A computed fold for a 520-nucleotide part of an RNA from an uncultured bacterium, annotated as small-subunit ribosomal RNA, 5' domain. The coordinates come from a structure-prediction model, not an experiment, and the mean pLDDT is 82.

[in-house]
Context: one part of a larger RNA
RNA sequence: GAUGAACGCUGGCGGCGUGCCUAAUACAUGCAAGUCGAGCGAGAAAUUAAGAGAUGAAACUUCGGUAGACUUUCUUGAUGGAGAGCGGCGGACGGGUGAGUAACGCGUAGGCAACCUGCCCUUGACAGAGGGAUAGCCAUUGGAAACGAUGAUUAAAACCUCAUAAUAUCGUAAUAGCACAUGCUAAAACGGUCAAAGAUUUAUCGGUCAAGGAUGGGCCUGCGUCUGAUUAACUAGUUGGUAAGGUAACGGCUUACCAAGGUGACGAUCAGUAGCCGACCUGAGAGGGUGAUCGGCCACAUUGGAACUGAGACACGGUCCAAACUUCUACGGAAGGCAGCAGUAGGGAAUCUUGCACAAUGGGCGAAAGCCUGAUGCAGCAACGCCGCGUGAAGGAUGAAGGCCUUCGGGUUGUAAACUUCUGUUCUUAGGGAAGAAACAAAUGACGGUACCUAAGGAGCAAGCCCCGGCUAACUACGUGCCAGCAGCCGCGGUAAUACGUAGGGGGCAAGCGUUAUCC
Numbered sequence: 001g002a003u004g005a006a007c008g009c010u011g012g013c014g015g016c017g018u019g020c021c022u023a024a025u026a027c028a029u030g031c032a033a034g035u036c037g038a039g040c041g042a043g044a045a046a047u048u049a050a051g052a053g054a055u056g057a058a059a060c061u062u063c064g065g066u067a068g069a070c071u072u073u074c075u076u077g078a079u080g081g082a083g084a085g086c087g088g089c090g091g092a093c094g095g096g097u098g099a100g101u102a103a104c105g106c107g108u109a110g111g112c113a114a115c116c117u118g119c120c121c122u123u124g125a126c127a128g129a130g131g132g133a134u135a136g137c138c139a140u141u142g143g144a145a146a147c148g149a150u151g152a153u154u155a156a157a158a159c160c161u162c163a164u165a166a167u168a169u170c171g172u173a174a175u176a177g178c179a180c181a182u183g184c185u186a187a188a189a190c191g192g193u194c195a196a197a198g199a200u201u202u203a204u205c206g207g208u209c210a211a212g213g214a215u216g217g218g219c220c221u222g223c224g225u226c227u228g229a230u231u232a233a234c235u236a237g238u239u240g241g242u243a244a245g246g247u248a249a250c251g252g253c254u255u256a257c258c259a260a261g262g263u264g265a266c267g268a269u270c271a272g273u274a275g276c277c278g279a280c281c282u283g284a285g286a287g288g289g290u291g292a293u294c295g296g297c298c299a300c301a302u303u304g305g306a307a308c309u310g311a312g313a314c315a316c317g318g319u320c321c322a323a324a325c326u327u328c329u330a331c332g333g334a335a336g337g338c339a340g341c342a343g344u345a346g347g348g349a350a351u352c353u354u355g356c357a358c359a360a361u362g363g364g365c366g367a368a369a370g371c372c373u374g375a376u377g378c379a380g381c382a383a384c385g386c387c388g389c390g391u392g393a394a395g396g397a398u399g400a401a402g403g404c405c406u407u408c409g410g411g412u413u414g415u416a417a418a419c420u421u422c423u424g425u426u427c428u429u430a431g432g433g434a435a436g437a438a439a440c441a442a443a444u445g446a447c448g449g450u451a452c453c454u455a456a457g458g459a460g461c462a463a464g465c466c467c468c469g470g471c472u473a474a475c476u477a478c479g480u481g482c483c484a485g486c487a488g489c490c491g492c493g494g495u496a497a498u499a500c501g502u503a504g505g506g507g508g509c510a511a512g513c514g515u516u517a518u519c520c
Base pairs, nucleotide, nucleotide: 001519002518003517005516006515007514008513009512012389013388014387015386016385017384018382019381020347025345026344027343029342030341031340034089035088036087039086040085046079047078048077049076050075051074052073053072054071059066060065096300097299098298105225106224107223108222109221110220111219112218115217116216120213121212122211123210124209125208126207128162129161130160131159138151139150140149141148142147168193169192170191171190172189175186176185177184178183198205199204226272227271228270233263234262235261238260239259240258241257242256243255244254245253275297276296277295278294279290280289281288282287302323303322304321305320306319325336326335327334328333353379355378356377357376361375362373363372364371365370392422393421394420395419402413403412404411405410427457428456429455430454431453432452436447464509465508466507467506468505469490470489471488475504476503477502478501479500485492486491
């Protein structure tokens, strides 16, 4: 000098930041990923119209009845659109954490003649004809529940078949050009294989194939990347080859066979520690230390394993299996995963609200309106940090009183106070009151009646902490008497202690000041 700090004493305001470094411990509760009816069938409540039935009030009455309100049930139609279902896209982003990892994980520089890429952009071509199901709904039924079973029946841009098609792909391949090792590019001709989906308010939006782009990723390589030799040898898919399989793709990635290789004192292997970087702290620099917040990459999602779907995952709020733990149970079985945002318990020296809003920025879905968004924007708490402001200003000597010291003369606190004249940063009250809002004319602000402006009131409500032997700025008195105590080092204290305790005075910093811890 610095800190994601803590502790002690103290504490007025504002702006901007930051806030579980420990138990990757366990989690009550709420929320954090949905959306599309312009893909599809079906359609509850409610409202309304008609019809049928029940009930039977007022009124009229020749007392026999007529009449038909209100209420209610059923059927059909219309409006309506809930909850669920099929289907599409998104749940692989965004958000969290740093356990593992000493590694092509990261950084940097290259390579892929060995690769993929949904949505988006550009270009070319196309969309013909059929079919069978299934969820839902209904009926029956098992189970405590979770969740099912059977039957009947229904739709689609869900699924399947056929057609058509090349610049796709496979086989044969004349030929031409090129090169960086395996090779690459262009390509006549012949044959084989493969596609589609519609909606509509008629504006459009979608669908299929192919080529190119953009974006995002995958793989490979050179170099760099902590400590220990009281770790010296390590390695059988091991190292290489052939063949096959597998992958988007190269490759012992996997398998069979063949060979016996491969790494290592330029530190292999083993052990310990650790996410890496841009950066941050320090330093004149070279270096040394760190890897919080913000940004990039990686890894993980109770522990271990596995695949499915998909353009993309071996998937935090998906699936399956095993394990531990917790919960429910009718004992037969089930359910769960905060290292998302708040919050709780525990651990700890120690780290916040179970807040508001989608107004802005961004994301998902949608033609759009819009819906969702604990991302984000804001507010709350905390002197945790940095920066700024204030706690008054000017005048005021009889140098008041009081305190302390004293050689008893006085000195000092000290222009300090009192007192006079002002100001209004702050503060209180009242009035006014934003920008952030743009996309389309309108409308639209969580923050927030906030910032800011004006008026009135009123010095009123706002100073502490550490130190004073030397280092090191700042001294006297009293108490104590090697006691009590101090202390970073040297060292103080045993009767005149500037070093302990208190007081007066002084020095330093200041809403902070000291101490402790760590780094330079």